[in-house]
RNA sequence: GUACGCGUAGCUCAGAGGUAAGAGCGCUGGGUUGUGGCCCCAGAGGUCGCGGGUUCAAGUCCCGUCGUGUACC
Numbered sequence: 001g002u003a004c005g006c007g008u009a010g011c012u013c014a015g016a017g018g019u020a021a022g023a024g025c026g027c028u029g030g031g032u033u034g035u036g037g038c039c040c041c042a043g044a045g046g047u048c049g050c051g052g053g054u055u056c057a058a059g060u061c062c063c064g065u066c067g068u069g070u071a072c073c
Stems, first nucleotide, its partner, number of pairs: 001072007010025004018056001027043005049065005
């Protein structure tokens, strides 16, 4: 340089055009316990990498761009 994949919560990821964006772990508060852990309940946390486009409607489709991975040169 060329091709393809990936980018969504602190971490690992789900979501394949339609309702208010979710799970596990982690974090905070509470319950339980002699204390802690395990377990149970509740909660906080997201401009879905960035900028455009299509659409009545975009995390999802298209284009550009940035980052990253793989293959080839």